[in-house]
Description:
The part of an RNA shown here (small-subunit ribosomal RNA, 5' domain) has 552 nucleotides and comes from candidate division Hyd24-12 bacterium UBA6080. Lineage of the source: Bacteria > Pseudomonadati > Candidatus Fermentibacterota. The prediction has a mean pLDDT of 82.

Context: one part of a larger RNA
RNA sequence: GGACGAACGCUGGCGGCGUGGAUAAGGCAUGCAAGUCGAACGCGAACGGAGUGACUAAUUCGUUAGAAGCUCCUAGUAGAGUGGCGAACGGGUGAGUAACGCGUGGAUAACGUGCCUCUCAGUGGGGAAUAACACAGGGAAACUUGUGCUAAUACCGCAUACGUCCUUCCGACCCAGUUGGAAUGAUGAAAGGUGGGGACCUUCGGGCCUGCCGCUGAGAGAUCGGUCCGCGUCCCAUUAGCUUGUUGGUGGGGUAAUGGCCUACCAAGGCUCUGAUGGGUAGCCGGCCUGAGAGGGUGUCCGGCCACACUGGGAUUGAGAUACGGCCCAGACUCCUUCGGGAGGCAGCAGUCGAGAAUCUUCCACAAUGGACGAAAGUCUGAUGGAGCGACGCCGCGUGAGUGAUGAAGGCCCUACGGGUUGUAAAACUCUGUCAGGAGAGAAGAAUCACCGGGAUAUCAAUACCAUCCCGGUUUGACGUUAUCUCCAGAGGAAGCUCCGGCUAACUCCGUGCCAGCAGCCGCGGUAAUACGGGGGGAGCAAGCGUUGUCC
Numbered sequence: 001g002g003a004c005g006a007a008c009g010c011u012g013g014c015g016g017c018g019u020g021g022a023u024a025a026g027g028c029a030u031g032c033a034a035g036u037c038g039a040a041c042g043c044g045a046a047c048g049g050a051g052u053g054a055c056u057a058a059u060u061c062g063u064u065a066g067a068a069g070c071u072c073c074u075a076g077u078a079g080a081g082u083g084g085c086g087a088a089c090g091g092g093u094g095a096g097u098a099a100c101g102c103g104u105g106g107a108u109a110a111c112g113u114g115c116c117u118c119u120c121a122g123u124g125g126g127g128a129a130u131a132a133c134a135c136a137g138g139g140a141a142a143c144u145u146g147u148g149c150u151a152a153u154a155c156c157g158c159a160u161a162c163g164u165c166c167u168u169c170c171g172a173c174c175c176a177g178u179u180g181g182a183a184u185g186a187u188g189a190a191a192g193g194u195g196g197g198g199a200c201c202u203u204c205g206g207g208c209c210u211g212c213c214g215c216u217g218a219g220a221g222a223u224c225g226g227u228c229c230g231c232g233u234c235c236c237a238u239u240a241g242c243u244u245g246u247u248g249g250u251g252g253g254g255u256a257a258u259g260g261c262c263u264a265c266c267a268a269g270g271c272u273c274u275g276a277u278g279g280g281u282a283g284c285c286g287g288c289c290u291g292a293g294a295g296g297g298u299g300u301c302c303g304g305c306c307a308c309a310c311u312g313g314g315a316u317u318g319a320g321a322u323a324c325g326g327c328c329c330a331g332a333c334u335c336c337u338u339c340g341g342g343a344g345g346c347a348g349c350a351g352u353c354g355a356g357a358a359u360c361u362u363c364c365a366c367a368a369u370g371g372a373c374g375a376a377a378g379u380c381u382g383a384u385g386g387a388g389c390g391a392c393g394c395c396g397c398g399u400g401a402g403u404g405a406u407g408a409a410g411g412c413c414c415u416a417c418g419g420g421u422u423g424u425a426a427a428a429c430u431c432u433g434u435c436a437g438g439a440g441a442g443a444a445g446a447a448u449c450a451c452c453g454g455g456a457u458a459u460c461a462a463u464a465c466c467a468u469c470c471c472g473g474u475u476u477g478a479c480g481u482u483a484u485c486u487c488c489a490g491a492g493g494a495a496g497c498u499c500c501g502g503c504u505a506a507c508u509c510c511g512u513g514c515c516a517g518c519a520g521c522c523g524c525g526g527u528a529a530u531a532c533g534g535g536g537g538g539a540g541c542a543a544g545c546g547u548u549g550u551c552c
């Protein structure tokens, strides 16, 4: 000199873009952060409204008022349940980890892959349950038991099969093996839903035909992952020896898959001064800071990978699990309890306490982008888009401009009493109108989807329907009192901080008297202090200026 996720002191006008729990991976009140599908399925309310109305009261015997019940609408709605998909993404944190964790380059002839795309083939025919619900219980609650009924794209057989496996034969190849073909045997699937429809049939639901969405098997792709290897990856030798599933082999098990990954047996190996083992520290990288570079330091925001989710352990489901807002066990802690027993996990977004020098709103919206589900409308989304707070950082703008000498007054300084300086500074006059204030106008972010009208194409028995495309119209904005523009008024609302001995730009007076104090280094202060404190003046930077800390 530069830099910072900074803090502290003094000061503080506006805007844009960034950025903000670095400490206690300490504890958490409250709300929200993962749902969705009725075009898979069976149930199924209420409030309220309308009608009728046994019965009751009054009665002028015509009726009037109230009212249990019933019917219709509300509504096959709300709602819970079965089932499917999602919940493994997105979001947070950096405790652990010195490791194939990460980076980089390879290998997989040792592997998997839901949704998506393409191709081929199929979707036949049956069965038994169960939740919801009803009834009867248990429990303070959380919740739970028994009996009975019922549905499905839930579950289970049967049939069929281009697959898989075993055996045999032939061929190709990067020849441990993989792959293609043939034969025998064994084994393995499925589910329906919803539009439209001319004949024919019909129990009027449909069958049948056809479109779309699904379902099953196989092959290929894409995507995303798993595993293995070469090289690189901090400090300590005041850590020198370490290791028994240890090192290798065979058989077996396990996995999607290789492998001591596990197991039985056999052998006695394996690593190490080119630093094993042990200890300390630490998430790694793209990057960022600095530097002419080499290098040094660093890993906040953003992006990639990894690890973790109160602490430790475990499996289940699933295409996929460190399963943050799943389950089980143990522990610590907190809460409820009828004392028998239960509930919980903010390192999600806000917010709170604590510790700390120190780090924000219990905000708005799904309008955009993206995600989940759905045929779609749409629903959900603290992801995200925005707004709020903080000079925390960077950048931009303003706090006025011109003229103006009696060089005013006042302050300060010198003194020969006349000067010097503050100083064109002020006043005064003439202007301007950025920002802030008030009024009005007003983009872009909106493209879609959907609906309506018209047309074309494809499919089809079809001029239905569905799908695709084109044209026109309607509709959708949290931000938002938006950006921006115009007008109004008026210099009005907007300057401080540090320093002035040398380094280092900037000097005098008074006070103090080795005192009080200053100080980055040298050093100043003991009676004329440009170094302490104050005044005047000056220098530098400026909505900031200094100090402290850390790095180069």
Base pairs, nucleotide, nucleotide: 001552002551003550004549006548007547008546009545010544013397014396015395016394017393018392019390020389026353027352028351030350031349032348035085036084037083040082041081043079048073049072050071051070052069055066056065057064058063092308093307094306101233102232103231104230105229106228107227108226111225112224116221117220118219119218120217121216122215123214124158126156127155133148134147135146136145137144138143163187164186165185167183168182169181170180171179172178173177192213193212194211195210196209197208200207201206234280235279236278241271242270243269246268247267248266249265250264251263252262253261283305284304285303286302287298288297289296290295310331311330312329313328314327333344334343335342336341361387363386364385365384369383370381371380372379373378400431401430402429403428410422411421412420413419414418435493437488438487439486440485441484445479450474451473452472453471454470455469456468457467496541497540498539499538500537501522502521503520507536508535509534510533511532517524518523